[in-house]
RNA sequence: CGAGUAGACCGGAUGGUCGCCGGCUCGGGGCCUCGGCCCCGGGCGGGAGGAAAGUCCGAGCUCCACAGGGCAAUGGUGCUGGCUAACGGCCAGCGGGGGCGACCCCAGGGAAAGUGCCACAGAGAGCAGACCGCCUCCCGGAGCGCCUCGGCGCUCCCAGGAGGUAAGGGUGAAAGCGUGAGGUAAGAGCUCACGGGUCCCCCAUGGUGACAUGGGGGAUCGGUAAACCCCACCUGGAGCAAGAUCGAAUGGGGGCUGACCGCCAGGUCACGGACGGCCCGUCCGAGUCCCCCGGGAGUAUCGCUCGAGCGGCGGAGUAAUCCGUCGCCUAGAUGAAUGGCCACCGCCGGUGGAAGGGCGACCGACCACCGGGACAGAACUCGGCUUACAGGCUGCUCGGACU
Numbered sequence: 001c002g003a004g005u006a007g008a009c010c011g012g013a014u015g016g017u018c019g020c021c022g023g024c025u026c027g028g029g030g031c032c033u034c035g036g037c038c039c040c041g042g043g044c045g046g047g048a049g050g051a052a053a054g055u056c057c058g059a060g061c062u063c064c065a066c067a068g069g070g071c072a073a074u075g076g077u078g079c080u081g082g083c084u085a086a087c088g089g090c091c092a093g094c095g096g097g098g099g100c101g102a103c104c105c106c107a108g109g110g111a112a113a114g115u116g117c118c119a120c121a122g123a124g125a126g127c128a129g130a131c132c133g134c135c136u137c138c139c140g141g142a143g144c145g146c147c148u149c150g151g152c153g154c155u156c157c158c159a160g161g162a163g164g165u166a167a168g169g170g171u172g173a174a175a176g177c178g179u180g181a182g183g184u185a186a187g188a189g190c191u192c193a194c195g196g197g198u199c200c201c202c203c204a205u206g207g208u209g210a211c212a213u214g215g216g217g218g219a220u221c222g223g224u225a226a227a228c229c230c231c232a233c234c235u236g237g238a239g240c241a242a243g244a245u246c247g248a249a250u251g252g253g254g255g256c257u258g259a260c261c262g263c264c265a266g267g268u269c270a271c272g273g274a275c276g277g278c279c280c281g282u283c284c285g286a287g288u289c290c291c292c293c294g295g296g297a298g299u300a301u302c303g304c305u306c307g308a309g310c311g312g313c314g315g316a317g318u319a320a321u322c323c324g325u326c327g328c329c330u331a332g333a334u335g336a337a338u339g340g341c342c343a344c345c346g347c348c349g350g351u352g353g354a355a356g357g358g359c360g361a362c363c364g365a366c367c368a369c370c371g372g373g374a375c376a377g378a379a380c381u382c383g384g385c386u387u388a389c390a391g392g393c394u395g396c397u398c399g400g401a402c403u
Stems, first nucleotide, its partner, number of pairs: 001399007009392002012345001014343005020047002023044009049375001053386002056384005061239004075234004079093005094108001095106004109230002114228002116224003131169002133165006140158001141156007177195006196221011243302003246298001251292006257270005272284004309328008347372007356363002
């Protein structure tokens, strides 16, 4: 310098100005049940992320259901030991796989219960299969030999038919474990010897354990369970628009105003409309007061942001993590703020110039100009996972060049 890999790393900075959200505070005014609330103006300090995202897991919190046990269904998880509030997460290992390497990946129980599937190619893909090849027989042809001249025998880079054969070729990710010998017409675990894999049982050594190494006996020989299935374990549902408080409309019930009498309780008369000739009576409407029901997404309130919190230092541990101590307060909107502009600096790329370096191709401090600056934005809160991301930083690996 190039290529790669890991990270518990960073994700522009400063100032000015104009705004937005919420907090504290000062001045003035108003209301009032004197505790506070509202309006106007000013000041001070705060205001997105590593993923705030996807909403995939695990929790807190809230409501509903069950409030005890069992079975079943659905869904999920599946090596070992730790960590954690918990987890399907994390750390360290074991086993398997990939890479020269740093390092990365694995839903990692069961294929000896049963069922299904195995693309393309290929004859055949699972109670196998005959395309080429190999072998036997039959018929024909050709050649050679014998001879009683019509047959017989042998051979084949030859053709056809009937069978045998899973050694060899060919297809494929995969063709019924491999090598050798025997055997056979040719062959075949057909038989034997040696070896390999898997499963079950037993033993020794090491390890907390998964497991590793070694030995013995038996059985067996394609793969696939993020295919059905079998085994073990776990598993109520909905979610902050949860939910709670205050409360408007509509609805229901009861009362009403004025005058007179009465100590009080109460009584009498009069009032809008309809029925009615009038009174009484009944019903209705409006207003107002009290009570009940009701519960509007009402610029309402709470939930709401101090929490399994964040940072520094020290200690234990390989690590995840834990312990101690000190310090800090860090958005709370709801038609939903966190922004716009300018200046300057920094970063990246390009163009032009250029000190200098190199034999050279070329590289290039520095200067000027132009362009770029990602992914994306809280909405109850935590712990994780996954996904997106311009550019940069650090550790490590491989390769090249130079000293």
Bacterial RNase P class A from a Myxococcota bacterium, 403 nucleotides, folded computationally. The gene name in the source record is rnpB. Its mean pLDDT, the model's own confidence on a scale to 100, is 76.